Predicted 3D model of a 1407-nucleotide RNA (small-subunit ribosomal RNA) from an uncultured bacterium. Model confidence (mean pLDDT): 81 of 100. The RNAcentral record of the sequence draws on Greengenes.

C1' cells in the first nucleotide's frame, strides 16, 4: 500500500473490445472576472529580419593629444599658443574576447549515463616553493604629406616608441643523448640516484609602495583520450567491410592509435541482430502508478552539438571561434554598375506560419563576470517593472436579528395549496477590500577616504563619512460607508441534481448505451435543484482504471490461440556421493551516486503556495575482506535416468521389390432355345439412348483377352501394425529390411539424458504439372435428354482428360483427441490385445498397449478424470476485439497451377463459447378433433335478392378486412331515422343551470316564404301568501356573459364491452432440494381418461386458477293441486267436454325420487381403469344450454355509453325543403329459386309446437276471381283471435318436351299502409314468359332425433323490399375399416445462427 461502472442476451455465466468515472500539462477556445502572492510565457518556420543595445578594459606598458574642462603665456578683447595638469578620440601593446547568453538543425554515437584507467597527456589567470633578469640592435602603426576609390576602403614617401620583434651573455632540478646501480609494476613498460655531453630564458613602470617579467618542481581548477555495463522501431533490412581487420617501419599530435602513408599477411563484425532504412539530443529529473512499470525530458541544473548553408586553417593558454578570418554557395542591401556590406538559435522588436505565447522598459543598487594597483569602466549576465486568470496558494464579495411565510415568477389534485424562501423589505452590527489623507520600511554588507587599535606602512579590527532601480512600493495609522465585488456548467443511466410549456424521426442532443415519429425529467426555453466557485466548461494529449502484452500477473479440446509429423543443430534445462575453487550468490567494510528536485522535522516571509535549513532517500557501479547450502567451473567415484547384447523365443493389414488367386465388369469369338414390333434400358414419371445382317433375356453351354479391384466369412463397441504423421487388408512362397515385447547368471558404458530455433526429412486425396507407358471401370470438360418461369445445376444416356504403373515436381486438410514433447505423482469398478512367471485349462500377479463407467480435483460449462483438460516440473510453438484478410506489397520456393512470410488505410460497437426458457422444423415418439378417410346434402354455371369492393357522383355518410370483415353494427333508409350533398335560415343557440328586467301559460288570425324562419294584429288574466299595495311557483320573452353544442380526432393515451386461439387442458404459486446462474424439480416417468380425470412410482411435499360438480330444459316415477286445460266411470244434450259433475288419465304447476361403475363377470400391477352381461325409462360425461384458466393478436368499438389530450365557436353548432345512402361496365361473399316424374297441377282427407295480441288480434256473416273492403261477435287471453299448419296419404291428370318443367323481365288493371309510394314500398289479378337441361379448378356442412326435407311462429314494424336473423315442431337416413396424408391442437424428446420468435434470420447479383 490495490474500489469501480455501463454496453454484446428473452434471460443467464464467461471470453472479450469499446467507453466512463481519477490525475496531469509551456496548453488553446467559449462564457465570465474584485485583489495580492508566486512561477511561467513561440511547442509551430534552426523561416526572414528594418532600428538600437548585448565585450571590453589598462595612461601604474607606449608614441602621443582629436574632443572636453582647468591653468599658463601673449594680446584692449575677440583670439592664437603651450601635453603643463584633471583626463584620453584613434593608434601600438596587454589581458579578455573559447566565459556569460541563445537553440535543439544534426547525432543511434563512448553523443549520453555509471563506474573505472591514462606506466600514454595538457592546462592561461589563482596558491607553494626555489632561481634568475646582464648587455645590444630591429622594425612598424600612429602622427605629417602625396596618390587613388560613388563608397568600402587602398596604396606611396618621410619619421617614431615600446611589457613589439630580434642577436649575444648566463643557467638546471627543465629537455635530448649514452653508460651504470636501484625500485615498483599491468604487456609495452614506471620511478628513482649518479656520471659524462649537448641545447634552450626574461621586461619593464614608478609618485619607492607596489604591480608584472623568466625557468624549474608542485598544488588546484578546468580539459583530452581510452574502456567495462545500461542508453529506440523495423527482419516484408541477413549478409556488411577494402584503410576494410592485424602487424613491421615512419610521419603526425599536448598524447595513444590506421589519425596518415609504405610494405606484409587476409583478416574483421554478424541471429546475443551486424549492414541498411525511419524517428529522437542525453542525463538528474517530470507526470502517472500500490507497486513493478508507462509516458515526457518545456522552466532549473550537468553535458552534448550548432551559430545563414558546406568546407578551411590562423590566432591563442584553450577555438577549428555566435556579436574573428578565408573560400564556395543561396538570400537581402547600397552602387556613380567598376565594386561592395551583411548574418538576431543574444534583449527588446518586426514580418511570415499558427489555435497560440510578452515591453523596441529602467539600473548596474544587489549577486556575479571582464579588465585595471585602485578610484573606476563596461556588462539586454544579473536584479526590476510592464502585459496575460496560463499555474499555484491565499483574501473578499458582508455578520446577526427578521414570517402576515409579502409581491412576482414557477408548480398543482386549483374557493386553496407548494416552492422561490429568512431569501426581500425592515432593525442592529462589523470595516478585510475599496476611497481619501498621513506617516513610512527591510533588502547596505562592501569597497574607498579620514582618525585609530593591535606586533609589522602589509593584514585584521572599530569609528566617522558615503552608496537604493524597484519605490513613496510593502506596511501602518485615521476618516467614509454594506458601501466597490459572482458565475460557469450540469439535471434518462453511468452521475449529485425535476418539472411545466414549445417541438412533432423537424429542429437538434450524444464521452458510451442512446434520446427525438403529438403528453420528451434525453431538443429548445422558463422555474427550480445540483456540483465546483474568480473561476467554470470544452478540446488536445500522456498515465491509470487496463491482470487489455500478464517479471510481480494471463492463456491456448469447444471463446483468438499447439507447428501436419519426425530425426536433429545451436540455444534452455537436467540424476547420486565426494575433493577443489570461488564465478554467479549472501554477508561486512570502504569509495562513488554534483546541485537542485523527493519524503520528513525545523525555522522564515500575518497563513499558505513559495524559501532556507538538517537528516532520509538516490533501490545502482566499482573495490576489498569473508562464507561455501545451493548454482556454476574441474577432477574423482556410483547405477536408479538413457544406450548396447549371446541363446531359446512371441506377435502383427510394418515397409520394398516379386509371383499367382478370385468373383465381378467390359468388348470380341462362338453357337442350341424362348420372347418381343408396345423390345431392351432408364426414371417420380419420361424422353435422349442401343436395337431388325439382329439385339435383349435365360440355369444357356463353350474357350479365350484385357485393365483395375481385393466381396461374405474370420472380424469385434472392430482389433492389430509402425521411427513419427500421413497410412497399412486377397493368397503364397522365397528375397531383403525396420520395430516392439519378454527373458536366464542380471551382462556391458557409466549421466552418455531431455526439449528443441534455423536448416533437413516425410507428407492422404483432390487435383495438377513434366517424360514414357497403360486404359476395364468410373468419371471434370464436352454433347444430348429431362426437370424448371429460367436451369450453363441437382436426375438420365454418353463420353475425354483424369482414375492404374514407373521416375520427378507440387507440400497443402476439421493433416483433428480441434487436447505439443518428456518426466515423477495422485481413488475405485469393468471390458479386451500380446506376451510372461508359477504343475496349473480354474485363478491370479506383472509388463506393454487399447476401451467404457464413476470420485477428489480442475472447468464458464459442456465435459476431463493413471491414455487429464487434475497435483508440479524443463523446452518448443502460438494468441491479444469483429470485419478487412490469410488479402495487398516486396521477398523466397515451384515449370505452372499455387504455397510460405504477412501489413494498413475504412469500418463496426459489439464478433464469440458453454448453457437456460420458449418459438419453429417439408426432425422423431404418443394422442385428440367432421381434420383426412367413408357417406348425404350444397358452394362454384343461371335467374333473383343482399353484403363488399371498384367505378360513378354535388353526395352516394361512416366503421367493420385472412380464419375472426362481407344477409356484419342494421330486431325493418319514401319524409324521420341521418351522421353525406343542394338550398334557405338561426347565432347563449334545438338541450342544461345561473343573473337582469318584462310577460300568466296558452290561443285564433293576417302578410311573406318550399318550409324553417321574419314580421303584425288580437283574445286570454288562471294558481300560492297577503286586507291592500306588492311578493313567488310554472312557463314565455328580450339583454348580456359564464357557458352550451360537436355522430369532429386519436382504440396506439383509456374504462367498459366483445372476437380468436378453445370449452383446448393446460397456467401457477409456497416451503424445500439441485445448479455460479438464468432456471430445473413439483408439472417429468409406467397405466388410464373427454380432462394435471384418476392410481401407482419419484426430492419433492403441499396448495392455488382451469377440468369435472353444484345452476336451467329435456327423458321416467310418485306426492300435492285442478281452471281458461282432461274425460275413464255416472246423468243431460241443441251431439260441440256443450251442461251436471269427476280429481282418474292427458297437460299444467310445485317438491320429491332415480344413475353411483352400485352389483356379476373377465382383463389390468392385488391400483386407477377399460370390456361384457344383468337389472332399469336412462348406463358409464343419458342429450342440450348457461359456464370461456394464465395469456395471446398495440385483434374489434371515439359512430351504444363514458374518458385524458387535441380541435370548431355567426360554424366541424343548431333548424327547415329537396336529392342520396336505392347509381352500374365490372369482380367477390352468403342466400332464395329452379332445372323437373321420388315431379308440376286440380280435386278430397289427417295430425303440431313454439309464440303474438287493446293505437292490437280480430271470429262469424255480406261483397270482390283476388289482394282487400263493409260491418261486427269474443278476447288485457291454458277461456277469444291470429290459425289454414306443410310435407304425408287417397284419386286424377301430364309422359321427357326448354314442356301443365321453371319463373325472371315486361305491359296493362288494381288493394293497403302512409302528409306523401316519381326517385324508391309490398301485395292482388289478367297477359308476356328470359336464363336454366344438375354446373371447371376448387370448396363448405353434418356422426342421430343429426344431416335432408316440411311447414309454423316471433322481434323490429305505418307499411315494408325477410329469400336475413331468433325460435318451434312434423317427416326422417347413410357412414365410420382406419391414422398414411392435409388443416388444427396437446405432452414428451431432438437441431436451431430464430426471441418483432420461420411472415423469423440471412447470402449473392442488380438498381
Nucleotide at each position: 500500500u490495490u474500489a469501480g461502472a455501463g454496453u454484446u442476451u428473452g434471460a443467464u455465466c464467461c471470453u472479450g473490445g469499446c467507453u466512463c468515472a481519477g490525475g496531469a500539462u509551456g496548453a488553446a477556445c467559449g462564457c465570465u472576472a474584485g485583489c495580492g502572492a508566486u512561477a511561467g510565457g513561440c511547442c509551430u518556420a534552426a523561416c526572414a529580419c528594418a532600428u538600437g543595445c548585448a565585450a571590453g578594459u589598462c595612461g601604474a606598458g607606449g608614441g602621443g593629444u582629436a574632443a572636453c574642462a582647468g591653468g599658463g603665456u601673449a594680446g584692449c578683447a575677440a583670439u592664437a599658443c603651450c601635453g603643463c595638469u584633471g583626463a584620453c578620440g584613434a593608434c601600438c601593446g596587454g589581458c579578455a574576447a573559447a566565459u556569460g547568453g541563445g537553440u535543439g538543425a544534426g547525432u543511434a554515437a563512448c553523443g549520453c549515463g555509471u563506474a573505472u584507467g591514462c606506466a600514454a597527456c595538457c592546462u592561461a589567470c589563482c596558491g607553494a616553493u626555489a632561481a634568475c633578469a646582464g648587455u645590444u640592435g630591429g622594425a612598424u602603426a600612429g602622427c605629417u604629406c602625396c596618390c587613388u576609390g560613388a563608397a568600402a576602403g587602398g596604396g606611396g614617401a618621410a619619421u617614431u616608441a615600446a611589457a613589439c620583434c630580434g642577436g649575444c651573455a648566463u643557467g638546471a632540478c627543465a629537455c635530448u643523448a649514452u653508460g651504470a646501480g636501484a625500485u615498483c609494476g599491468c604487456c609495452u613498460g614506471u620511478u628513482u640516484u649518479c656520471a659524462u655531453a649537448g641545447u634552450u630564458a626574461a621586461a619593464u613602470a614608478u609618485u619607492u609602495a607596489u604591480a608584472g617579467g623568466u625557468u624549474a618542481u608542485u598544488g588546484a581548477u578546468g580539459g583530452g583520450c581510452a574502456u567495462g555495463c545500461g542508453u529506440g522501431a523495423c527482419a516484408u533490412u541477413a549478409g556488411c567491410a577494402a584503410g576494410u581487420u592485424g602487424g613491421u617501419g615512419a610521419g603526425g599530435u599536448a598524447a595513444c592509435g590506421g589519425c596518415u602513408c609504405a610494405c606484409c599477411a587476409a583478416u574483421g563484425c554478424u541471429a546475443c541482430g551486424a549492414u541498411g532504412u525511419c524517428u529522437a539530443g542525453g542525463g538528474g529529473u517530470u507526470c502517472u502508478g500500490a507497486g513493478a512499470g508507462g509516458a515526457a525530458g518545456g522552466u532549473c541544473c550537468c553535458c552534448c552539438a550548432c551559430a545563414c548553408u558546406g568546407g578551411u586553417a590562423c590566432u591563442g593558454a584553450g577555438a577549428c571561434a555566435c556579436g574573428g578570418a578565408c573560400c564556395a554557395g543561396a538570400c537581402u542591401c547600397c552602387u556613380a554598375c567598376g565594386g561592395g556590406a551583411g548574418g538576431c538559435a543574444g534583449c527588446a522588436g518586426u514580418g511570415a506560419g499558427g489555435a497560440a505565447u510578452a515591453u523596441u522598459g529602467g539600473u548596474c543598487a544587489a549577486u556575479g563576470g571582464a579588465c585595471g594597483g585602485a578610484a573606476g569602466u563596461c556588462u539586454g549576465a544579473a536584479c526590476c517593472a510592464c502585459c496575460c486568470a496560463c499555474u499555484u496558494c491565499g483574501c473578499g464579495u458582508g455578520c446577526a436579528g427578521g414570517a402576515u411565510g409579502a409581491c412576482u415568477g414557477c408548480c398543482c389534485u386549483a374557493u386553496g395549496g407548494g416552492u422561490u424562501g429568512u431569501a426581500a423589505a425592515c432593525u442592529g452590527c462589523u470595516u478585510u477590500u475599496a476611497u481619501a489623507u498621513a506617516a513610512g520600511a527591510g533588502g547596505a554588507a562592501c569597497a574607498g577616504u579620514a582618525u585609530u587599535u593591535a606586533u609589522g606602512u602589509a593584514u585584521a579590527g572599530a569609528u566617522a563619512u558615503u552608496u537604493g532601480c524597484c519605490a513613496g512600493u510593502a506596511u501602518u495609522a485615521u476618516a467614509u460607508g454594506a458601501a466597490u465585488a459572482a458565475g460557469g456548467a450540469u439535471c434518462g443511466g453511468c452521475u449529485a441534481a425535476c418539472u411545466c410549456c414549445g417541438u412533432g424521426c423537424c429542429a437538434g442532443c450524444a464521452g458510451c448505451c442512446g434520446c427525438g415519429g403529438u403528453a420528451a425529467u434525453a431538443c429548445g426555453g422558463a422555474g427550480g435543484a445540483u456540483c465546483c466557485g474568480a473561476g467554470c466548461g470544452u478540446u488536445a494529449u500522456c498515465c491509470g482504471g487496463a491482470u487489455u502484452u500478464a517479471u510481480u500477473g494471463a492463456g491456448u479440446u469447444u471463446a483468438a490461440a499447439g507447428g501436419g509429423u519426425g530425426a536433429g543443430u545451436a540455444c534452455g534445462c537436467g540424476g547420486u556421493a565426494g575433493u577443489a575453487u570461488a564465478a554467479g550468490u549472501c554477508a561486512g567494510c570502504g569509495g562513488u551516486g554534483a546541485u537542485a528536485a523527493c519524503u520528513c522535522g525545523c525555522a522564515g516571509c500575518u497563513c499558505a503556495u513559495c524559501u532556507g535549513u538538517a537528516a532520509g532517500c538516490u533501490u545502482g557501479c566499482c573495490g576489498u575482506u569473508g562464507a561455501c547450502a545451493c548454482u556454476g567451473u574441474a577432477u574423482u567415484a556410483c547405477u536408479u535416468g538413457a544406450c548396447u547384447u549371446a541363446a531359446c523365443g512371441u506377435u502383427g493389414a510394418g515397409g520394398u521389390a516379386u509371383g499367382c488367386u478370385g468373383a465381378a465388369u467390359g468388348g470380341g469369338g462362338g453357337g442350341g432355345g424362348g420372347u418381343u414390333a408396345c423390345c431392351c434400358g432408364u426414371u417420380g414419371a419420361a424422353a435422349u439412348g442401343c436395337a431388325u445382317u439382329a439385339a435383349u433375356c435365360a440355369a444357356a453351354a463353350c474357350a479365350a483377352c484385357a485393365g483395375a479391384c481385393c466381396a461374405c466369412c474370420c472380424g469385434a463397441u472392430u482389433u492389430g501394425c509402425g521411427g513419427a504423421c500421413g497410412g497399412c487388408a486377397g493368397c503364397a512362397a522365397a528375397a531383403c529390411u525396420a520395430c516392439a515385447c519378454u527373458g536366464u547368471c542380471c551382462a556391458c558404458u557409466g549421466a552418455c539424458g531431455c526439449u528443441g530455433a534455423u536448416g533437413c526429412a516425410c507428407a492422404a486425396a483432390a487435383g495438377g504439372c513434366g517424360u514414357g507407358g497403360g486404359u476395364a471401370u468410373c468419371a471434370a470438360a464436352c454433347a444430348g435428354g429431362a426437370u424448371u418461369a429460367g436451369a450453363u445445376a441437382c436426375c438420365c444416356u454418353g463420353g475425354u482428360a483424369g482414375u492404374c504403373c514407373a521416375c520427378g515436381c507440387u507440400g497443402u486438410a476439421a493433416a483433428c483427441g480441434a487436447u505439443g514433447a518428456u518426466u515423477a505423482c495422485u481413488g475405485g469398478u469393468u471390458g479386451u490385445u500380446u506376451g510372461u512367471g508359477a504343475u496349473a485349462c480354474a485363478c491370479u500377479g506383472c509388463a506393454a498397449g487399447u476401451g467404457a463407467c464413476u470420485g477428489a480435483g480442475c472447468g464458464a460449462a459442456a465435459g476431463c478424470a493413471c491414455u487429464a483438460a487434475g497435483u508440479a516440473a524443463u523446452c518448443c510453438a502460438c494468441u491479444u476485439g469483429g470485419c478487412g484478410a490469410g488479402u495487398a506489397c516486396g521477398u523466397c520456393g515451384g515449370c505452372a497451377a499455387c504455397g510460405a512470410u504477412g501489413a494498413a488505410a475504412c469500418u463496426c460497437a459489439a464478433a464469440g463459447g458453454a448453457a437456460u426458457u420458449g418459438a419453429c422444423g417439408g426432425g422423431g415418439g404418443c394422442c385428440c378433433g367432421c381434420a383426412c378417410a367413408a357417406g348425404c346434402g350444397g358452394u362454384g354455371g343461371a335467374g333473383c335478392a343482399u353484403g363488399u369492393g371498384g367505378u360513378c357522383u354535388a353526395a352516394u355518410u361512416c366503421g367493420a378486412g385472412g380464419c375472426a370483415a362481407c344477409g356484419c353494427g342494421a330486431a325493418g333508409a319514401a319524409c324521420c331515422u341521418u351522421a353525406c350533398c343542394c338550398a334557405g335560415a338561426c347565432u347563449u343557440g334545438a338541450c342544461a343551470u345561473c343573473u337582469a328586467g318584462g310577460a300568466a301559460a296558452g290561443g285564433u288570425c293576417c302578410u311573406u316564404g318550399a318550409a324553417a324562419g321574419a314580421g303584425g294584429a288580437u283574445c286570454g288574466u288562471g294558481c300560492c301568501c297577503g286586507c291592500a299595495a306588492g311578493g313567488g311557483a310554472a312557463u314565455c320573452c328580450u339583454a348580456a356573459g359564464a357557458c352550451a353544442g360537436g355522430u369532429g380526432u386519436u382504440g396506439c393515451a383509456u374504462g367498459g364491452c366483445u372476437g380468436u386461439c378453445g370449452u383446448c387442458a393446460g397456467c401457477u404459486c409456497c416451503u424445500g432440494u439441485c445448479g455460479u446462474g438464468a432456471g430445473a424439480u413439483g408439472u417429468u416417468g409406467g397405466g388410464u381418461u373427454a380432462a394435471g380425470u384418476c392410481c401407482c412410482g419419484c426430492a419433492a411435499c403441499g396448495a392455488g386458477c382451469g377440468c369435472a360438480a353444484c345452476c336451467c330444459c329435456u327423458g321416467c316415477u310418485u306426492a300435492c293441486a285442478g281452471u281458461u286445460a282432461c274425460c275413464a266411470u255416472c246423468g243431460g244434450u241443441u251431439c260441440g267436454g256443450c251442461c251436471g259433475g269427476g280429481g282418474a288419465c292427458u297437460c299444467u304447476g310445485u317438491a320429491a325420487g332415480g344413475a353411483c361403475u352400485g352389483c356379476c363377470g373377465c382383463u389390468g400391477a392385488u391400483a386407477a381403469a377399460g370390456c361384457g352381461a344383468a337389472g332399469g325409462a336412462a348406463g358409464g360425461c343419458g342429450g342440450g344450454g348457461a359456464c370461456g384458466a394464465c395469456g395471446u393478436c398495440a385483434a374489434g368499438c371515439a359512430a351504444u355509453c363514458a374518458c385524458g389530450g387535441c380541435c370548431c365557436u355567426u360554424a366541424c353548432g343548431u333548424c327547415u325543403g329537396g336529392g342520396g345512402c336505392u347509381a352500374c361496365a365490372c369482380a367477390c361473399g352468403u342466400g332464395c329459386u329452379a332445372c323437373a316424374a321420388u315431379g308440376g297441377c286440380c280435386g278430397g282427407u289427417a295430425c303440431a309446437a313454439u309464440g303474438a295480441g287493446u293505437c292490437g288480434c280480430a271470429a262469424a256473416a255480406c261483397c270482390g276471381c283476388g289482394a282487400g273492403g263493409u260491418c261486427a261477435a269474443g278476447c288485457u287471453a291454458a277461456u277469444c283471435u291470429c290459425a289454414a299448419a306443410a310435407a304425408a296419404c287417397c284419386g286424377g291428370u301430364c309422359u321427357c318436351a326448354g314442356u301443365u318443367c321453371g319463373g325472371a323481365u315486361u305491359g296493362g288493371a288494381g288493394u293497403c299502409u302512409g302528409c306523401a309510394a316519381c326517385c324508391c314500398g309490398a301485395c292482388u289479378u289478367c297477359g308476356u314468359g328470359a336464363a336454366g337441361c344438375u354446373g371447371g379448378a376448387u370448396u363448405c356442412g353434418c356422426u342421430a332425433g343429426u344431416a335432408a326435407u316440411c311447414g309454423c311462429g316471433c322481434a323490429u314494424c305505418a307499411g315494408c323490399c325477410a329469400u336475413g336473423g331468433c325460435g318451434c315442431g312434423g317427416c326422417g337416413a347413410a357412414u365410420a375399416c382406419g391414422u398414411u396424408c392435409c388443416c388444427g391442437g396437446g405432452c414428451c424428446u431432438u437441431g436451431u445462427a430464430c426471441a418483432c420468435a420461420c411472415c423469423g434470420c440471412c447470402c449473392g447479383u442488380c438498381a